[in-house]
Context: one part of a larger RNA
RNA sequence: UUAGGUUUAAAGGGUGCGUAGGCUGUAAAUUAAGUCAGUGGUGAAAUCUUUCGGCUUAACCGGAGAACUGCCAUUGAUACUGGUUUACUUGAGUAUAGUUGAGGUAGGCGGAAUGUGUAAUGUAGCGGUGAAAUGCAUAGAUAUUACACAGAACACCGAUUGCGAAGGCAGCUUACUAAGCUAUUACUGACGCUAAUGCACGAAAGCGUGGGGAGCGAACAGGAUUAGAUACCCUGGUAGUCCACGCUGUAAACGAUGAGCACUCGCUGUAGGCGAUACACAGUCUGUGGCUGAGCGAAAGCAUUAAGUGCUCCACCUGGGGAGUACGUCGGCAACGAUGAAACUC
Numbered sequence: 001u002u003a004g005g006u007u008u009a010a011a012g013g014g015u016g017c018g019u020a021g022g023c024u025g026u027a028a029a030u031u032a033a034g035u036c037a038g039u040g041g042u043g044a045a046a047u048c049u050u051u052c053g054g055c056u057u058a059a060c061c062g063g064a065g066a067a068c069u070g071c072c073a074u075u076g077a078u079a080c081u082g083g084u085u086u087a088c089u090u091g092a093g094u095a096u097a098g099u100u101g102a103g104g105u106a107g108g109c110g111g112a113a114u115g116u117g118u119a120a121u122g123u124a125g126c127g128g129u130g131a132a133a134u135g136c137a138u139a140g141a142u143a144u145u146a147c148a149c150a151g152a153a154c155a156c157c158g159a160u161u162g163c164g165a166a167g168g169c170a171g172c173u174u175a176c177u178a179a180g181c182u183a184u185u186a187c188u189g190a191c192g193c194u195a196a197u198g199c200a201c202g203a204a205a206g207c208g209u210g211g212g213g214a215g216c217g218a219a220c221a222g223g224a225u226u227a228g229a230u231a232c233c234c235u236g237g238u239a240g241u242c243c244a245c246g247c248u249g250u251a252a253a254c255g256a257u258g259a260g261c262a263c264u265c266g267c268u269g270u271a272g273g274c275g276a277u278a279c280a281c282a283g284u285c286u287g288u289g290g291c292u293g294a295g296c297g298a299a300a301g302c303a304u305u306a307a308g309u310g311c312u313c314c315a316c317c318u319g320g321g322g323a324g325u326a327c328g329u330c331g332g333c334a335a336c337g338a339u340g341a342a343a344c345u346c
Stems, first nucleotide, its partner, number of pairs: 003318004007300002012314001014201004021194003025088007033081002035077008049065006091191001092188003095184006103177007110154001114150008125136002162169002206247006215241002220236004258313006266291009295302002319346003328339004
């Protein structure tokens, strides 16, 4: 490279927006670039090839033909692709009317619990464990009551629930704001799909500056356990966890399943609409689950939310280790991230 692949064997980019590029609805007209056909020119000779001939044969050599799959010009064909023009509405979008939700940002408020402080009652233990001890406590703890303060998280509702591109989002409320869905089929008239480079977003941990610090809690200290115990268990406890602004840019960032479109049996839940009421079966759209056929699959399994049948575009894989390492480059305050080998070895 071809080919085959990418749920679990190597392999889907963490997610979106979008540039170039690739691909692209229906109908008509025109053009004739691609495409197809004819003709002319050219495509040196040698080589290759077919046939005939010459050296005793062969290699070798000579004659003739074919070929030289190409290029140029010209004359035609017009289904498909392309260009131009026109028309259309089913793809896409807009409008109008409803509707849905833990979607986002900022502010305000609330109760329970926890901790601390003060006051009171009250007296000898509390706490913790497999059992203990460290620890706290007669300077009055634990427990109970009242008041005050602080920070963080929001029990029940709560659910294969809902929303979001993903990360993610949950007390109540206000403001601002984004999105989806349904109905009407009114408007635009292919405006579409995908997306290298790029840009933006991106859990937790970590970093910088300034706040905050109740609980929890890496590190650390002590007590146990143990042969040892740099652990598991216990008592404490700093960073952190929280807020603002900035950075980092990674995760089993998972459905381990890229995005879009079309097609292909059924059964049964559920969320949000619409519609119909003839009173009886039930319909329709969008999501989200379970089960099961054909088909697919190495199997497990998937199965209209496909891993089935096809098309378009992107990303990625090519034996294990060495190694996501070295070197170089780019990014970062750093930590580190991105890109990413080889020798050698089995």